[in-house]
The RNA shown here (glmS glucosamine-6-phosphate activated ribozyme aptamer) has 154 nucleotides. It was read from a public genome assembly, where an Rfam model found it. Of the family's consensus pairs, 87% are formed in the model.
RNA sequence: GGGAGUCUGUUAGCGCCUGGACCAGAAAUGGUUGACGAGGAUGGCAGUUAUCGAAAGAUUCGGCGGGUGCUGCCACGGCCACAUGGGGCGGUCGUCAGGGGAGAGAAUAAAAAGCGGAAUCAACACCGUAACAGAGGCUCUUUCCGUGCCAAAA
Numbered sequence: 001g002g003g004a005g006u007c008u009g010u011u012a013g014c015g016c017c018u019g020g021a022c023c024a025g026a027a028a029u030g031g032u033u034g035a036c037g038a039g040g041a042u043g044g045c046a047g048u049u050a051u052c053g054a055a056a057g058a059u060u061c062g063g064c065g066g067g068u069g070c071u072g073c074c075a076c077g078g079c080c081a082c083a084u085g086g087g088g089c090g091g092u093c094g095u096c097a098g099g100g101g102a103g104a105g106a107a108u109a110a111a112a113a114g115c116g117g118a119a120u121c122a123a124c125a126c127c128g129u130a131a132c133a134g135a136g137g138c139u140c141u142u143u144c145c146g147u148g149c150c151a152a153a154a
Base pairs, nucleotide, nucleotide: 014065015064016063017062019061020033021032022031023030024029036053037052038051042075043074044073045072046071047070048069076094077093078092079091080090087150088149089148098145099144100143101142102141103140104139105138114129115128116127117126
C1' cells in the first nucleotide's frame, strides 16, 4: 500500500462553543445547557440567513462549521414517438424522471408538559409511559397549459 471478515459508532435539527443562561466553589476554576420530530440525495461548480409544523417563552437565544432545499450553468439520465432502436436541436423533469390550480383519501410524529423509575453535592442529562402536527411526496377525481422540430443515414 492492497484485499477479506467481525464488532462498534455515524449517516445532517447534524457537529462544535470564545457570548448569554444555569449549577458547584470564598476565589481560581470546574461542570451543565445550547433543535423535538416529520420531510429531504443523479454528479460537478457558483450563489443563497435552506422545507414543515410541535414545544417553549433566557429558548430551539447568540456564534462557528456543515448540510439531502432553492436558483443559475454544465454533465448524465427519463419522457415529449406514432412497430423498434438511434442522430442533431428544443421543451420538461430526476430514476415513481411534464407543469400549475381545486377537491378527496391513506400512511403509527417525536419531544416538551404530566406520571413513574434510577442517579448526582447540584445544575443538567438519562430510562419507561397514553396522547397531540404541518409541509412535501403518493393515490383518486377535476380543470388549465404543454404534449415536439429537423434530417432521411440504419
Rfam family: glmS glucosamine-6-phosphate activated ribozyme aptamer. Rfam classes the family as a riboswitch. About the family: This entry contains a glucosamine-6-phosphate activated ribozyme that is found in the mRNA for GlmS. GlmS is an enzyme that uses fructose-6-phosphate and glutamine to generate glucosamine-6-phosphate.